Transfer RNA from Polyplacotoma mediterranea, 71 nucleotides, folded computationally. Model confidence (mean pLDDT): 82 of 100.
RNA sequence: CCUUCUAUAGUUUAAAGGUAGAACUAUUGGUUUCUAUUCAAUUAAUAAGAGUUCGAUUCUCUUUAGAAGGA
Numbered sequence: 001c002c003u004u005c006u007a008u009a010g011u012u013u014a015a016a017g018g019u020a021g022a023a024c025u026a027u028u029g030g031u032u033u034c035u036a037u038u039c040a041a042u043u044a045a046u047a048a049g050a051g052u053u054c055g056a057u058u059c060u061c062u063u064u065a066g067a068a069g070g071a
Base pairs, nucleotide, nucleotide: 001070002069003068004067005066006065007064010024011023012022013021018054026042027041028040029039030038047063048062049061050060051059
C1' cells in the first nucleotide's frame, strides 16, 4: 500500500428490511433477626457521517477503532 472480517446496555449475546429482546451486572422493594439465596420492578444499547427505501441493526459508500491475510 491492497484485500477481507468485526463493532448492539457496564459485560456476554439475539434480531437475515417492519421500528431492538434476553441473561449477568447495577438500583429499589418484598422475604430473612442480619447477610447469602430467592421473587418482583426499574434504569441502561445499534461506532460516526451520508445515501437507497414508506420504513435500515440489517442494503450501499466513506471515515474511526480492532483483527487476519498478501506484497